Overview:
The part of an RNA shown here (large-subunit ribosomal RNA, half B) has 1201 nucleotides and comes from Cafileria marina. NCBI's taxonomy places the organism under Eukaryota, Stramenopiles, Bigyra, Opalozoa, Cafileria. It is recorded under the gene name rnl. It matches the Rfam family "Bacterial large subunit ribosomal RNA". Its family is annotated with structural constituent of ribosome and ribosome in the Gene Ontology. The prediction has a mean pLDDT of 81.

[in-house]
Context: one part of a larger RNA
């Protein structure tokens, strides 16, 4: 010194983030008990009394003695009396209580190892799914859970007892439903096309059509996800706005609550509590950003929750003290660890990769240890968790991208029979078609067309076919032609079109047949399932559905893989990213910045292109004319180097024009290209010349033209498309397909373009790196900030300068906010408080002065001055600030915003949780709220102490003091004096006196605390055989008192001086300079500051000082000890009392044991101020400091130095 305990004067939460910790309370019993309430509670509410021991009573009650009866005994309860103490649950055990608010109803559960909570759960409520082969869940499946349950059941979601309630919105997103329309895949369907080809084949491509779920569309649904407004005006003071207007919306927030776990501004305002209240309670309502099962508002009970407060209580504090034990320390034994470049490891100032033991300078320092302390060694520990970076990782989310499982829909297969209805398609047949006019006319269209149709009948001939019998012929039937009759056409008329007849065909409708689709019904035999049985079975139920498989569509964070740019005075947000032009750019070219200005992502074929020719602009002056006017327009003349124009930005260029106008035109052509510029590459730019075919021009030749006055107007490669092309052509021929040339398709604008295709979160985070890069601190800088000076507009009645000081100017500082990014990211711990400080002065007080718009008192401003001092509380984490009460004053700053290897941990800043807000979400918030690990045994330096060695000096003792340190404060009162001053009211300087507060030191006589081997009281229990009396244990068991010692709250003391020099300032004499002048010579006054004086250390003061004594003397070790002490050391003693012991006394306690007496007993009284008495005092050698022995030092003498 720390830890664990014990006690504490006076005060009693003043401590602190916070009563943390501690203390108080406590058992039993009697009594008594509020608000509120769900009537159960609250409640052990609160508050108050009693409690030991002894004796007695008895009518009583209960219990025990196995049961019953009786009696007895014992215990408890009850009543009465007595008795001792400070104290009777006498020790131990053993709630502190009350009130207000928040949250959660409750008992419960949770982050094993920083969070126990307001989080989870919960009973209750609601929605929703599920009819049993249930939904849901697990599994590839078999199968299993659900459940041996059946809607009073089971699953999911939200809310969270109870009470009162739960408003409006269906536009969005979900979910459910409807099925008319749109869209919609495979399979179906095949018009049509292509190739080959000549087989009407094969192959390839393919439109219409038809079609499921889904989506669109339509509706319902919010205890589904969710949402729930502006502006303007208005009432007879003002204010407010019941009222009105208008815009928007799916609807505009209802009841309730409201500065709240939600309120930024904000410590809102008012009230309460307090001396004082950022918290708390009650209200208000201006709700940044309340609000109704993401539940709203209340609420008794409950809570190791959170917040405020009161009573009690206390060492939490004012302000610490003493004691015990355990460490620490010393000795003996045993014996780690981290750390460690090497160390011979000082201070200050400076320097320096910007904070030095190590560099420079100066200063200080004899050497070596021990105990302490923690300021530094950018101390140790952990390749920083914050921040940034990585074409790192992981996990999470979603309307990121892409897949996949599940689910669902359609087709086909497993898959059979029968029927009905409806629909489609095809073939065939039949019917259908009305303008006017035209035969009293129903003209579908086109073409052909002069005949056609009917036909009973008869007849001739020829030819053919078929059938039957026969067998090559006969018979029958029939077809065509031929003959005759009637009708209709032709003709005429009308009309756009003319009818007969024939062919093809359209519209609409019907029918038959065939085929196909859908729906429905019935069946049973696949298949499924149930029962009995356990089998090759039977029976019941379902049934071609379901189930399963394949193909296709839809859906799909359920799962997975990934992406989610760079630059950047850190990162993010913002901005930017390609091209052109100017400046920056420093007279070649080139040249950066999140430097300063501007543009482009085109335009032009009715040229703004080519060519040939012609012309000259802008502006100004003048002229006359027209006109109502005009600074007008047109016209003319003169001047006019460009002051114009040149599609467009700027720059350059340009009148010989590149500008303006006109004519003719298409060179805005094709194929090559030497050589240059530029340049990492890839690109980009210029280009004479050659060939072809053109335009203009001219009489001709020559000439010009390969877009535009120049510089922007853009995009590599892959892939695809179109056109051209004899380049290739998988046996051959062709073709498909490719190649080549030309052209087209990219805000691939992150513009040299990673992919056809990509967003977010992480505070649950991880890894690799960075002081290449932020947050703290340092450094540089000084815009901002602070301070000073200067000028002096103005204010100050007058008057710049008593005071005040605009607009400006000049410096200083390094305390603010910043800028920079220089040390540190293989770690420099961050706000505030506590503790301990130290420095500066730009001075808050005290001291000394000057000026004053200074009468005095009180002040104002300025100068000198850093010696000392500079408060306690309420609120808040606060620094700060506000407030209360004081004070001489409550100064400002630096020191890593001093100080976490010193403490704290309230705030900030991990993981839990909640509110508001934002976000679809994961999540987020310099918003709020509640909870939430602070490691280190000290090696070196520094510092505080204590020693040893050596020197000085042979030893001992006593001094001096260079140097260093400490100390340094102040008000009120009395007096001078009610004086000076002042009209009065008021009211001093200077000087004298005496106590006081704060601070410091020493001490223990007093007061007070402690006082663990002092004395006594008392409880429980054990032991000494028992009684008595003692002892042990129970926190020293507890209670009361207390010697010594140690302490503070107690006592005593201190801050002095009539010293020196001297600051600001004030003077005397006095010249230079006949005056003046505090100065030049000379002489003075003058402050708590300075130097002395005071106190302490001090000769290692290496310049090592001085004095005295001793000379055979001195010292040390071993011993007994201590008012000395960690160990050492110091001091006392070693026989003239050092310690123990003994005796006596003092002190403390309070009347011992025993005996006697009294009492039934507890107990009391007497012997008796008795007995005992720790560390006190004195006396006494009984014990131990015994004896013996050893070593060292110097002197002296000699020698040497």
């Nucleotide at each position: 010194u720390u830890g664990u305990g014990u006690u504490g004067a006076a005060g009693g939460a003043a401590c602190u983030c916070g009563g943390c910790a501690a203390a108080u309370u406590g058992g039993c019993u009697c009594u008594g008990u509020a608000a509120c309430u769900u009537c159960g509670g609250a409640a052990a509410a609160a508050g108050g009394g009693g409690u030991g021991u002894c004796u007695a009573a008895a009518u009583u009650a209960u219990u025990a003695u196995a049961a019953a009866a009786a009696a007895a005994u014992a215990a408890u309860a009850u009543u009465a009396g007595a008795u001792a103490a400070c104290a009777u649950u006498g020790a131990a055990u053993a709630a502190g209580g009350g009130g207000g608010g928040g949250c959660g109803a409750c008992u419960g559960u949770u982050u094993a190892a920083u969070a126990a909570a307001a989080a989870c759960a919960c009973a209750g409520g609601a929605c929703u799914c599920u009819g049993c082969a249930a939904a849901a869940u697990u599994g590839u499946a078999a199968a299993a859970u659900g459940a041996u349950g059946u809607a009073u059941a089971g699953g999911g979601u939200c809310u969270g007892a109870c009470a009162c309630c739960u408003g409006c919105c269906c536009a969005g997103u979900g979910c459910u439903g409807u099925a008319a329309g749109g869209u919609g895949a495979a399979a179906a369907g095949g018009a049509c096309g292509u190739g080959u080809a000549a087989u009407u084949g094969c192959a390839c491509g393919a439109a219409a059509u038809a079609u499921a779920a889904g989506c669109c569309c339509c509706a319902g649904u919010a205890a589904a996800c969710g949402g729930c407004g502006g502006c303007c005006g208005u009432a007879a003071c003002u204010c407010u706005g019941a009222c009105g207007g208008u815009c928007c919306u799916a609807a505009g927030g209802u009841a309730g609550c409201g500065a709240a776990a939600u309120u930024c501004c904000u410590u809102g305002u008012c009230g309460g509590g307090u001396a004082a209240g950022u918290u708390c309670c009650g209200a208000c309502c201006u709700g940044c950003a309340u609000g109704a099962a993401u539940g709203g508002u209340g609420u008794a009970a409950c809570g190791a929750c959170u917040u405020c407060u009161c009573c009690g209580c206390u060492g939490u504090c004012u302000c610490c003290a003493a004691c015990a034990c355990a460490a620490g320390c010393u000795c003996a034994g045993u014996g780690a660890a981290a750390u460690u470049g090497a160390a011979u490891u000082a201070u200050u100032u400076g320097u320096g990769a910007a904070g030095a033991u190590g560099c420079a300078a100066a200063u200080u320092u004899u050497u070596u240890a021990u105990g302490g302390c923690u300021a530094g060694a950018c101390g140790a520990a952990a390749a920083g968790a914050c921040c940034c970076c990585g074409u790192g990782c992981a996990c999470c989310u979603u309307u990121a991208c892409u897949a996949c499982a599940c689910u669902u829909u359609u087709a086909c297969a497993u898959u059979g029979u029968a029927a009905a209805a409806a629909g489609g398609a095809a073939c065939a047949a039949u019917a259908c078609g009305u303008a006017c006019a035209g035969a009293u006319a129903u003209a579908g269209g086109u073409g052909g067309g002069a005949g056609c149709u009917u036909a009973c009948a008869a007849u001739u001939u020829u030819a053919g076919a078929u059938u039957a019998u026969u067998a090559u012929a006969u018979a029958a039937u029939u077809u065509a032609a031929u003959u005759u009759a009637a009708g209709c056409a032709u003709c005429a008329a009308u009309g756009a079109a003319a009818u007969a007849c024939c062919a093809c065909u359209c519209u609409u409708a019907u029918u038959u047949u065939u085929u196909u689709u859908u729906u429905u019904u019935a069946c049973u035999a696949a298949c499924u399932c149930u029962a009995u049985u356990a089998u090759u079975a039977u029976a019941a139920a379902g049934a071609a559905c379901a189930g399963u498989g394949u193909a296709a569509g839809a859906u799909u964070g359920g799962u997975a893989g990934u992406u989610u740019g760079a630059c950047u005075g850190g990162g993010g947000c913002g901005g930017u990213c390609u091209c052109c032009u100017c400046c920056u750019a420093a007279a070649a070219a080139g040249u950066a910045a999140c430097g300063g200005g501007g543009g482009a992502g085109u335009a032009c074929a009715u040229a703004a292109g080519g060519u040939a020719a012609a012309u000259u602009c802008a502006a100004a002056u003048u002229u006359g004319a027209u006109g109502u006017u005009a600074u007008u327009a047109a016209a003319a003349a003169u001047u006019g180097u460009a002051g114009a124009g040149c599609a467009u930005a700027a720059u350059g260029g340009u009148a010989u024009a590149a500008a303006u106008u006109u004519g003719c035109u298409u060179a805005a052509c094709u194929a090559u290209a030497a050589g240059a510029c530029u340049u990492a590459c890839a690109a980009g730019u210029c280009g004479a010349a050659u060939a072809g075919a053109a335009a203009c021009u001219u009489a001709a030749a020559a000439g010009u033209u390969u877009g535009u006055c120049a510089u922007a107007g853009u995009g590599a490669u892959c892939c695809g498309a179109u056109g051209a092309u004899u380049u290739u052509a998988u046996a051959u021929g062709g073709a498909a397909a490719a190649g080549u040339c030309a052209u087209c398709g990219c805000u691939c604008a992150a513009c040299g373009g990673a992919u056809a295709a990509a967003a977010g979160g992480u505070a649950c985070g991880c890894c690799g790196g960075g002081g290449a890069u932020a947050a703290c601190a340092g450094g540089c800088u000084a815009a901002u900030g602070a301070u000073u000076c200067u000028u002096g507009a103005g204010a100050g009645u007058c008057c710049g300068a008593a005071u005040u000081g605009a607009c400006g100017g000049a410096a200083u500082c390094g305390u603010u906010u910043g800028g920079c990014a220089c040390c540190u990211c293989g770690a420099u711990g961050u706000c505030g408080g506590c503790u301990c400080a130290u420095c500066a002065u730009u001075u808050c007080c005290u001291g000394g002065a000057a000026u004053u718009g200074a009468a005095a008192c009180c002040g104002a401003u300025u100068c000198c001055a850093a010696g000392g001092g500079u408060u306690c509380g309420g609120c808040u984490g606060u620094u700060c600030g506000c407030c209360g009460a004081u004070u001489a004053a409550a100064a400002u700053g630096g020191u890593a915003c001093g100080c976490g290897a010193g403490c704290u941990g309230g705030g900030u800043u991990u993981a839990g949780a909640a509110c508001g807000u934002c976000g679809u979400g994961a999540g987020a918030c310099a918003g709020u709220u509640u909870g939430g690990a602070u490691u280190c045994u000290a090696u070196c330096u520094a510092c505080c102490a204590u020693a040893a060695a050596c020197a000085a000096u042979g030893a001992a003792a006593a001094u001096u003091a260079a140097a260093a340190a400490a100390a340094g404060c102040u008000g009120a009162c009395c007096u001078u004096a009610g004086u000076a001053c002042g009209a009065g009211a008021g009211g001093a300087c200077c000087g004298g006196g005496a106590a006081a507060g704060a601070u410091u030191a020493a001490u223990c006589u007093c007061u007070a605390g402690u006082g663990a081997a002092u004395u006594g009281g008392u409880u429980g229990u054990u032991u000494u055989u028992u009684a008595a009396a003692a002892a042990g244990c129970a926190u020293a068991a507890u209670c009361a008192a207390u010697a010594a010692g140690c302490u503070a709250u107690a006592u005593u003391a201190a801050a002095u001086c009539g010293a020196a020099a001297g600051a600001a300032u004030u003077g005397c004499u006095g010249a230079a300079g006949g005056c003046a002048u505090a100065u030049a010579a000379g002489c003075a006054a003058g402050a708590a500051a300075u130097u002395g004086u005071u106190u302490u250390u001090a000769a290692g003061a290496u310049a090592a000082a001085u004095u005295u004594u001793c000379a055979u003397u001195c010292a040390a070790a071993u011993g007994u000890a201590u008012a000395a002490g960690a160990c050492u050391a110091a001091u006392a003693c070693g026989a003239u009392a050092u310690a123990g012991g003994u005796u006596u006394a003092a002190u403390a306690u309070a009347u011992a044991u025993a005996u006697a007496u009294a009492u039934u007993a507890a107990u009391a009284u007497a012997u008796a101020a008795a007995g005992u008495u720790u560390u006190u005092a004195a006396a006494c050698a009984c014990u131990a400091a015994u004896u013996u022995a050893u070593a060292g030092a110097a002197u002296u003498u000699g020698a040497a130095a």